[in-house]
The RNA shown here (TPP riboswitch aptamer (THI element)) has 107 nucleotides and comes from an Alphaproteobacteria bacterium. NCBI's taxonomy places the organism under Bacteria, Pseudomonadati, Pseudomonadota, Alphaproteobacteria. The sequence was found by an Rfam model in a public genome assembly.

RNA sequence: AACACACUCUUGGGGUGCUUGGUAAUGGGUUUACCCAUAUCAGGCUGAGAUAGUCCCAUGAACCUGAACCAGGUAAUGCUGGCGGAGGAAUGAGUUAGCCAAGGCAA
Numbered sequence: 001a002a003c004a005c006a007c008u009c010u011u012g013g014g015g016u017g018c019u020u021g022g023u024a025a026u027g028g029g030u031u032u033a034c035c036c037a038u039a040u041c042a043g044g045c046u047g048a049g050a051u052a053g054u055c056c057c058a059u060g061a062a063c064c065u066g067a068a069c070c071a072g073g074u075a076a077u078g079c080u081g082g083c084g085g086a087g088g089a090a091u092g093a094g095u096u097a098g099c100c101a102a103g104g105c106a107a
Base pairs, nucleotide, nucleotide: 004096006095007094008093009092011058012057013056014055017045018044019043020042021041022040023039025038026037027036028035029034063088064087065086069082070081071080072079098105099104100103
């Protein structure tokens, strides 16, 4: 100095938003019949995944923070792009392609 969207075993890490309708209860508002929030059921949107599963990820790339961020777009949204190889973030062993400075690299 070197390198893949790879495989096996193993051990870990992570997220679940927006929206339409139904139901019933609680809380709040109020014009007393409605509205809002929450719960639950069934659809729609994006996505690998929206408690879903043979989901994703283990260091550059899951995810979190910045962030009630910036630009665009949408019925709406953590929808798309930027920020961003940013800061944080979870493993070891084996095999092979391949690679390099030729005995090493290949979480």